Small-subunit ribosomal RNA, 5' domain from an uncultured bacterium, 514 nucleotides, folded computationally. RNAcentral holds the full RNA, with entries from ENA, Greengenes and SILVA. It matches the Rfam family "Bacterial small subunit ribosomal RNA". Gene Ontology terms of the family: structural constituent of ribosome and ribosome. Its mean pLDDT, the model's own confidence on a scale to 100, is 84.

[in-house]
Context: one part of a larger RNA
């Protein structure tokens, strides 16, 4: 010299685009953050809303109340999808987690995409709801009714599965393909007419699981490590290989090319320095992986051992009527603690992207966007020309002057930013719809006009050499300065004013780290 998720000090005009718990994986109050579908399904057909009738009050408008219609359909409830993504965090983990190149003839794969064949005939519960009872609550138990794209029998069933017998071919060891026979097994669901669905089957696509070569760290002041340990054999078990379990039977395996412990860490594209080489990091984006109060388990699923499910233990709060129950912000805000230190309890679903649906829609703290913070990078601005008796003043002075110094003043001019006041977006070629139209958070922004006036707008460090900038005055080895050498004991360019000056500029040093 350069960088930085900084932070501290003194300063602070505008605007664009990034950017913000680095520390306590500490605790959490509130509010929202995942719903969706009436074109599966029953009851109720609830409240609003209209019309109408009847009855009651009032002089009347007009109230109320019951009861039929219409019309929308909530809220709970059975089903379906989805919740396994999206959002955050780095606690573990030195491992096939990751990078990267392969392998699976040892495997799934919901939605979606081609292709084939089907979509037949029956049944019995059940929530809801009703009665009735517990219970302070959270909820719960009996009885009773009912439905369906829930649920269960059957029927058929090319193909598919499993068993057996057999051919052709081919591989890379187990072994693949194809193919023929016998015998066993497996489907479906409706709506109500629509580019809605449902079922086997074959295939793609995409995700994914598992396996392997090689790659990235510190310490020998860890030198031995190991009993499901390492190999087999029968059985489990899983999509699926495998000591994965698991009986038994062998005693093996790994290690100075660093086992095994101990410390320390997510990894990666990538960032930051360098001419490179190489060091140093891994914040924001993106990829992968691992975690959701800790610790364990599984269940539903295509997919999970599951952040805003569940069960069990634990520790902590919190409600109780003391029988019991409730709870998990490393989701976006917040708030309390820590800490040198980090923002709003905003606005929208108008773009993009996700769920569900046939659509309209619904939902989306993903995201779009606004807020706070010179935290950062970048651009503007604080005015221009002209002005000499070189004015006042200030500071030095050898008193002659010299400096600030064209620097003001005064003249003539300009109006970007900021101010007002008028107009006003693109983001919408989309999307929705009866085809008339309606749809923008950001936003009365951005941007263009116009109006007044130089008006609102400059400070920080340092001036002994290293380094660019000098003098006077206080002080007296004091009081201080200080990155290295060093300065200060009476004329200090090194301390402290003050003039002047030098060098960045809305910023200037300090401080930390690479």
């Nucleotide at each position: 010299g350069g960088a930085c998720g900084a932070a501290c000090g003194c300063u602070g005009g505008c605007g664009g685009c990034g950017u913000g718990c680095u520390u306590a994986a500490u605790a959490c109050a509130u509010g929202c953050a995942a719903g969706u579908c009436g074109a599966g399904c029953g009851a109720c057909g609830a409240a609003a809303g209209g019309a109408g009738a009847a009855g009651g009050g009032g002089u009347a408008a007009c109230c109320c109340u019951u009861c039929u219609c219409c019309c929308u359909g909530a809220a709970a409830g059975c089903g379906g999808c989805g919740a396994a993504c999206g959002g955050g965090u780095g606690a573990g983990u030195a491992a096939c987690a990751c990078g990267u190149g392969g392998g699976u003839a040892a495997c799934g794969u919901g939605c979606c995409c081609c292709g084939g064949a089907c979509u037949c005939c029956g049944g019995g519960a059940u929530a809801a709801c009703a009665a009735c009872g517990g219970g302070a609550a959270a909820c719960c138990g009996u009885u009773g009714c009912u439905a369906a794209u829930a649920c269960c029998g059957g029927a058929u069933a090319a193909c598919c599965c499993c068993u057996g017998c057999g051919u052709a071919c081919c591989g890379c060891a187990u072994g693949g393909c194809a193919u023929g026979c016998a015998g066993g097994g497996c489907a479906a669901a409706g709506u109500u007419u629509u580019u809605c669905g449902g079922u086997c089957c074959g295939g793609g696509a995409u995700c994914g699981g598992c396996c392997c070569g090689c790659g990235g760290u510190g310490u020998a002041u860890c030198a031995g490590c190991u009993u499901g340990u390492u190999g087999g054999u029968g059985g489990g078990g899983u999509a699926a290989c495998g000591g994965c379990c698991u009986a038994c039977c062998a005693a093996g395996g790994c290690u100075u090319u660093g086992a095994c412990g101990c410390a320390u860490a997510g990894c990666u594209g990538g960032c930051g320095u360098g001419a490179g080489a190489g060091c140093g990091c891994g914040a924001c984006c993106a990829g992968c992986c691992a975690c959701a109060c800790u610790g364990g388990g599984a269940c539903u699923g295509a997919g999970a051992c599951a952040c805003g499910g569940c069960c069990c233990a634990g520790a902590c709060u919190c409600c109780u009527a003391c029988g019991g129950g409730a709870g998990g912000c490393a989701g976006c805000a917040g708030u309390a603690g820590g800490g040198a230190a980090u923002c709003u309890u905003g606005c929208g679903c108008a773009a993009u992207g996700g769920g569900c649906g046939a659509a309209a829609g619904c939902c989306u703290g993903a995201c779009g966007c606004a807020g706070c913070g010179a935290c950062g990078c970048c651009g503007c601005g604080u005015g221009a020309g002209g002005g000499a008796u070189g004015a006042c003043g200030g500071c030095c002075u050898u008193c002659g002057g010299g400096u600030u110094g064209u620097a003001a003043a005064c003249c003539u001019c300009u109006u970007u930013c900021a101010g007002c006041a008028g107009g006003g977006a693109c983001g919408a070629a989309g999307c929705c719809u009866c085809a008339c139209g309606g749809u923008g958070a950001c936003g009365g922004u951005a941007c263009c006009u116009g109006c007044a006036g130089a008006a609102g707008a400059a400070g920080g460090u340092c001036c002994g050499g290293c380094c660019a900038a000098c003098u006077a005055c206080g002080u007296g080895c004091c009081a201080g300065c200080a990155g290295c050498c060093g300065c200060g004991g009476u004329a200090a360019u090194a301390c402290g004013u003050a003039g002047g000056g030098a060098c960045c500029a809305a910023g200037c040093g300090u401080u930390g780290u690479c």